[in-house]
RNA sequence: CAACGACAAAGGCAAACCUGUCGAAAGGCAGGGACGCAAAGCUAAAGGGCCUGUAAAAUGGCAGCCAGUUACCGAA
Numbered sequence: 001c002a003a004c005g006a007c008a009a010a011g012g013c014a015a016a017c018c019u020g021u022c023g024a025a026a027g028g029c030a031g032g033g034a035c036g037c038a039a040a041g042c043u044a045a046a047g048g049g050c051c052u053g054u055a056a057a058a059u060g061g062c063a064g065c066c067a068g069u070u071a072c073c074g075a076a
Stems, first nucleotide, its partner, number of pairs: 004074002012037002017032006035064001041069003047066002049062003
């Protein structure tokens, strides 16, 4: 440096659901809550995919689907 990921250390995130709020919806945000996660960090302004919506169409959304990119720790 690359790959890999322990019954390791330290620290982190937070599904469903509930409350409030924004939105036509998908969904977002805040608080509670933990199913899980070694990138569940970031990127949707341009790789694919999915959701909403429409007569048709995303200029709407999803990064906890793959992907791209950056990064903590170090047993085998």